[in-house]
This is a predicted structure of a 71-nucleotide RNA (transfer RNA) from a Candidatus Nealsonbacteria bacterium. Rfam family: tRNA. It is annotated as a transfer RNA. Its family is annotated with triplet codon-amino acid adaptor activity in the Gene Ontology. The prediction has a mean pLDDT of 83. The source organism's lineage runs through Bacteria, Bacteria candidate phyla and Candidatus Nealsoniibacteriota.
RNA sequence: GCCCCCAUAGCUUAGUGGCAAAGCAACGGCCUUUUAAGCCGCUGACGAGGGUUCGAUUCCUUCUGGGGGUA
Numbered sequence: 001g002c003c004c005c006c007a008u009a010g011c012u013u014a015g016u017g018g019c020a021a022a023g024c025a026a027c028g029g030c031c032u033u034u035u036a037a038g039c040c041g042c043u044g045a046c047g048a049g050g051g052u053u054c055g056a057u058u059c060c061u062u063c064u065g066g067g068g069g070u071a
Base pairs, nucleotide, nucleotide: 001070002069003068004067005066006065007064010024011023012022013021018054027041028040029039030038047063048062049061050060051059
């Protein structure tokens, strides 16, 4: 240089066009003499720009960042 893949919450992952889901973590409560564990509740996210569409996390494109292959 060329080719391929990935980017969703603090972390790990779902979600193939119609209200973004869960686990762990954080916070509050219950329980406990206290802590831990357990239970309940709650907060929190679609990398950036453009396009297609009635409607985009999803499809197309450019960029940014990361990973892999090839010489």